Predicted 3D model of a 1523-nucleotide RNA (small-subunit ribosomal RNA) from a Bacteroidota bacterium.
Its mean pLDDT, the model's own confidence on a scale to 100, is 82.
RNA sequence: ACAAUGGAGAGUUUGAUCCUGGCUCAGGAUUAACGCUAGCGGCAGGCCUAAUACAUGCAAGUCGAACGGCAGCACGGGUAGCAAUACAUGGUGGCGAGUGGCGCACGGGUGCGUAACGCGUAUGCAAUCUACCUAUAACUGGGGAAUAGCCUUCCGAAAGGAAGAUUAAUACCGCAUAACAUCACGAAACGGCAUCGUUUUGUGAUCAAAACUCAGGUGGUUAUAGAUGAGCAUGCGUGACAUUAGCUAGUUGGUGAGGUAACGGCUCACCAAGGCGACGAUGUCUAGGGGGUCUGAGAGGAUGAUCCCCCACACUGGUACUGAGACACGGACCAGACUCCUACGGGAGGCAGCAGUAAGGAAUAUUGGACAAUGGCCGCAAGGCUGAUCCAGCCAUGCCGCGUGAAGGAUGAAGGUGCUAUGCAUUGUAAACUUCUUUUGUCCCGGAAUAAACCCCUGAUUUCUAUCGGGGCUGAAUGUACGGGAAGAAUAAGGGACGGCUAACUUCGUGCCAGCAGCCGCGGUAAUACGAAGGUCCCAAGCGUUAUCCGGAUUUAUUGGGUUUAAAGGGUGCGUAGGCGGGUUGUUAAGUCAGUGGUGAAAGCCUGAAGCUCAACUGUAGAAUUGCCAUUGAUACUGACGAUCUUGAGUAUAGUUGAGGUGGGCGGAAUGUGUCAUGUAGCGGUGAAAUGCUUAGAUAUGACACAGAACACCGAUUGCGAAGGCAGCUCUCUAAGCCAAUACUGACGCUGAUGCACGAAAGCGUGGGGAGCAAACAGGAUUAGAUACCCUGGUAGUCCACGCCCUAAACGAUGAUCACUCGAUGUGUGCGAUAUACUGUACGCGUCUAAGCGAAAGCAUUAAGUGAUCCACCUGGGGAGUACGACCGCAAGGUUGAAACUCAAAGGAAUUGACGGGGGCCCGCACAAGCGGAGGAGCAUGUGGUUUAAUUCGAUGAUACGCGAGGAACCUUACCAGGGCUUGAAAGUUAGUGAAGGAUGUGGAAACAUGUCCGUCAGCAAUGACACGAAACUAGGUGCUGCAUGGCUGUCGUCAGCUCGUGCCGUGAGGUGUUGGGUUAAGUCCCGCAACGAGCGCAACCCCUAUCAUUAGUUGCCAACAGGUUAAGCUGGGGACUCUAAUGAGACUGCCCGCGCAAGCGGUGAGGAAGGUGGGGAUGACGUCAAGUCAUCACGGCCCUUACGUCCUGGGCUACACACGUGCUACAAUGGCCGAUACAACGGGCAGCCACAUGGCAACAUGGAGCUAAUCCUAAAAGUCGGUCUCAGUUCGGAUCGAGGUCUGCAACCCGACCUCGUGAAGCUGGAUUCGCUAGUAAUCGCGCAUCAGCCAUGGCGCGGUGAAUACGUUCCCGGGCCUUGUACACACCGCCCGUCAAGCCAUGGGAGUUGGGAGUACCUGAAGUCGAUCACCGCAAGGAGUCGCCUAGGGUAAAACCAAUGACUGGGGCUAAGUCGUAACAAGGUAGCCGUACCGGAAGGUGCGGCUGGAACACCUCCUUU
Repeated sequence: ACAAUGGAGAGUUUGAUCCUGGCUCAGGAUUAACGCUAGCGGCAGGCCUAAUACAUGCAAGUCGAACGGCAGCACGGGUAGCAAUACAUGGUGGCGAGUGGCGCACGGGUGCGUAACGCGUAUGCAAUCUACCUAUAACUGGGGAAUAGCCUUCCGAAAGGAAGAUUAAUACCGCAUAACAUCACGAAACGGCAUCGUUUUGUGAUCAAAACUCAGGUGGUUAUAGAUGAGCAUGCGUGACAUUAGCUAGUUGGUGAGGUAACGGCUCACCAAGGCGACGAUGUCUAGGGGGUCUGAGAGGAUGAUCCCCCACACUGGUACUGAGACACGGACCAGACUCCUACGGGAGGCAGCAGUAAGGAAUAUUGGACAAUGGCCGCAAGGCUGAUCCAGCCAUGCCGCGUGAAGGAUGAAGGUGCUAUGCAUUGUAAACUUCUUUUGUCCCGGAAUAAACCCCUGAUUUCUAUCGGGGCUGAAUGUACGGGAAGAAUAAGGGACGGCUAACUUCGUGCCAGCAGCCGCGGUAAUACGAAGGUCCCAAGCGUUAUCCGGAUUUAUUGGGUUUAAAGGGUGCGUAGGCGGGUUGUUAAGUCAGUGGUGAAAGCCUGAAGCUCAACUGUAGAAUUGCCAUUGAUACUGACGAUCUUGAGUAUAGUUGAGGUGGGCGGAAUGUGUCAUGUAGCGGUGAAAUGCUUAGAUAUGACACAGAACACCGAUUGCGAAGGCAGCUCUCUAAGCCAAUACUGACGCUGAUGCACGAAAGCGUGGGGAGCAAACAGGAUUAGAUACCCUGGUAGUCCACGCCCUAAACGAUGAUCACUCGAUGUGUGCGAUAUACUGUACGCGUCUAAGCGAAAGCAUUAAGUGAUCCACCUGGGGAGUACGACCGCAAGGUUGAAACUCAAAGGAAUUGACGGGGGCCCGCACAAGCGGAGGAGCAUGUGGUUUAAUUCGAUGAUACGCGAGGAACCUUACCAGGGCUUGAAAGUUAGUGAAGGAUGUGGAAACAUGUCCGUCAGCAAUGACACGAAACUAGGUGCUGCAUGGCUGUCGUCAGCUCGUGCCGUGAGGUGUUGGGUUAAGUCCCGCAACGAGCGCAACCCCUAUCAUUAGUUGCCAACAGGUUAAGCUGGGGACUCUAAUGAGACUGCCCGCGCAAGCGGUGAGGAAGGUGGGGAUGACGUCAAGUCAUCACGGCCCUUACGUCCUGGGCUACACACGUGCUACAAUGGCCGAUACAACGGGCAGCCACAUGGCAACAUGGAGCUAAUCCUAAAAGUCGGUCUCAGUUCGGAUCGAGGUCUGCAACCCGACCUCGUGAAGCUGGAUUCGCUAGUAAUCGCGCAUCAGCCAUGGCGCGGUGAAUACGUUCCCGGGCCUUGUACACACCGCCCGUCAAGCCAUGGGAGUUGGGAGUACCUGAAGUCGAUCACCGCAAGGAGUCGCCUAGGGUAAAACCAAUGACUGGGGCUAAGUCGUAACAAGGUAGCCGUACCGGAAGGUGCGGCUGGAACACCUCCUUU
């Protein structure tokens, strides 16, 4: 400088992620409607539905300067009359009705029909017409017969009609004249576009006219030209459905004729047989088209109100007449439907003009004013008419503008609301208050423009027709716009929203109720989502909702998408049309590109400036109008035509390869059957069995024979084929690929809709065949059942021939062809180089990998990479590959292929978990090996259930059940009955009163109520301590919610795990680290490694215990010494020992040997008290179970307040057909009983432990020493020794019951323990099943302690004594850890999920039929009317009437098709918190699943045949990569 002004996303599938994909939202718009609300003005708009029906008024008339006239009105004169007045009078102004002219074909309305030359655009008419208007030329002579009206008569209810007489014209008809008109026959020239046209010219024929007048003119006729308007034709463009594929008889063309303004099958006669159609004919459905409008970045999509252009229509259908123009909205005729009038004989009508009415509907206005302006018709004009038009009225229907005040004002007022509440925050400068302004509204005053013409008066010029100038007349809107003035904040704010998207938050109410919701979704007692309030946000005279369109949606993708697995490649080939197509060259110029011309109406959009105070709005100028047509040029590319080339393609020659195909022949093994033989009792089959076969001789063995089917080994990610598919050997015929070298043809090519052919298995038809196998079927098992899996049989079928079927997970889930793009390696078949190494090359078949691509998995020269051409297919899930229709098929069925309705998802790949009747590795009293128990008995205790006035509550698989409870007779106590209290049973403050306290009455079950007596505190006092106590403030609740919580606890689990930082990998979730190889009790340690480090866990640090040392010795100890006793550490003394209790030592795989890289492991190793964590304890990671506990405690919310609080008495928690858990005691001789006798440890003790003595058989009682404790209480039992019992319901066992006692306690009835005597139950080792324990352990024996007046303790927690057995091992059960794999699970397998049946609702298919609709066909009939024919009748004639014919609207009949509604019954489908039956699928889903097909079955489904991997696991093989 040029060009451009233009493009945003979000929510929702998941535990999370990426993708695919639908649904939804934010924007704009509207002839809108509805809800709430409403001050003003300007500009615009206003039946989208019933083209339904219309009362009433108006919407098209005008001309007396065409005519005869004169009913009504006015004037004039006339007659009569005094007058009022009456009568007559076309004389004048004018004029009803009538003749005639022009107009009525415009203007206005509507969108029925129409898918069409209807519309748009661009052309053509050499195939046309055009009244009024303009220009030019010529003419306008002379006659005739009628007819309206008027008058008379008649018919009719009316509308209207008939007859007679008479009359005019610019009405009608002859005659004359006439060409540049028309026609016929010629001539010449020029031109074009095929027929042809134009000009000049000759001859012949035919056809005109109207008058009026103010005498200026105005009219009339003919011709030519123009303008305007109209007609016709053509190219291109202009809906849906192919589940509409064939349509057509005037149909297509020709010749001739008719008709028309004009071309033309427009019509007719004849001739020919054409014409249209996949580039969509025909049919059905829908629809006026365009300029434009809305939206969009655009391309597009949707739409066609208002305004403009065109078309069509005028109650429905048909028809013509008149006319310049109509087949005519406010004309005619006929038919039909409807409405009205009627005297019943007949008539009248057409608002889709403006108003208006009814109806319909969610919904759309006044029965207004004026012709003043603009325009139209008539007229010379004045003027008339004009619901066109200009105005006004109604409506927030829209767009635009204005206002509802402005400034100041903090005690941050009151009130409201909220809160952490004696206060704070917010509403909020908001209000009050002060000052100011006056738009708008109200009142008063003034007050336009739109008007200039025509016309009248007048002046000038003048070709006597016009032009120009001056004055005058005319306003519906309208006393409007606008201007001036007065008072006064005065007259004026709502609607919606506030979970996310999406700007805006709190309180209360409600409690899956009421309700909300555009999508996701809110609501089940703490709702920012419902309702209300306060507050806030967004718009604002409007705000929301609903409906519709575009956008977002690149979600139909031209711009601008895809198809391995998400929806989507046709099963495969051949090939028609079509599309696309190699190198060189020439011509052309169709496509293409450029210039120019025409057109692309106006309005609108855009830009500039202009007018209304601005804006909306309007006027004006420009730009744009991307299109079409014509013309001129360019020629690279594409096309067309011609020539040529060889590299694409093909042919020939020579080899070679293979389970390629077809038909025939042959072969052995196996199986079955038959015969014979040997031989004897079983065979067969399974997880185990049975059915079945077998003494009539099976199975087994041998020989022979026969039959049919399939071809072991070779055999392989091997080979061939288009796919399906193809496998013994051999022969015939035949197809194909590849390689090598030459030669030839010369683009002959690629793809391929429709079409044709092939097409596994199953299945069908006919005829064969039939060994084995085997749907169906039968039997046997299994099972709850088993229409299955397993077994025994077994028919179709499997096989052959011929004919159908035509589908598969027909898969590489990957269309065909061509070109290009790093590498590595294996293999098949050729060829080349001398050769079996090795290597090159070509075509195949595989594996791995780079770039690139991909959502990822993955693909990767055999692409899913980079490009090109053609075909096929997809557009959310379900309904459904279903219904209907059509085609194909013998049938089964196949191909094509919807909709209603319904959901907000369905889906792909990958991630982390969890799970698996998946895999690998490992651990644990997990199993196994052992020992002892439980489950059987009796009792104790807890629980369930039942009962009850109450049997208080909680805990409920593991992880509740001798648990909370480590002590229920009262109390505890929370439960029940009854009786009391209400500031309360307890604590604090306080006025006041009184010491406190003690004793004793009455009523009562007690609580409690109510008395009497004694007492009179400390201090000098104030006052204080204690008690009572009105009133007030604070109460209280073992009431609910453990799913609102804290804290505490159980469990996985003392399992070895759980994470982080940085880095790296991945789009991401996430991964790596933490995996791997070893090792360990251990994520313990070592090695390796895109990881390097770290944290919580493990281990260690702590305590007890095992050894020793040191220190210290009382209450402990006593070796030596001494004393002493019946005896005794009893005493003096001692510290040696034991012990006590403090500090240390000690153990670390440290040493040795072996193995190992190391970590570490092994050892009958050494040493050591102890050896590999020495033994035991405390210690519990991230988390899981909404686990448990609101009844330990604490606490949010809710609830009760003369009671759900509190006190008391009594009862209950202890009940008892039953079931379960945990224990005790036993069943006995390894024992019971009696006698004798030995050895502990931990602990406890003053309202206590209690020696000892006495009494009692005993529990215990009485007396009584010691001990606040290494001092006293204090004592073990099993054991050992001896005796007895002798296998029995016993000298076992002790329940139960009776009697008598003891102790605690206010009190042992419900409901205590203990003692003595008596009684002497069940029980003889325990079914299925199940529990604990790996060493000082199990087993067994006793002792102590807490709680506690006592005790239901056989429980719990500790202590010591005696003291074993077994572990091969990890297949299995259970639990756990790590890695890996599958998954449709993620509330996570107690998951998910399928189908029938039953119930309700919804839409839909079939259905004997029934009803309705539109369109067509055939036949019959056939109005009006055009056209044609026509002797009788009328007319002088022109012509007419009448009659006949063709055609036709309508009507009728018939058959069939189509569409819609409805229909007993019937089919499936969809949806719906908790229905029934099973368990099909997802894990190897428990029989791997799925596809096609066939059969079967309540149902999912099962089985057969063939196919697929979108199957897990194991083993083996092969290949690749790395070292």
The source organism's lineage runs through Bacteria, Pseudomonadati and Bacteroidota. It matches the Rfam family "Bacterial small subunit ribosomal RNA".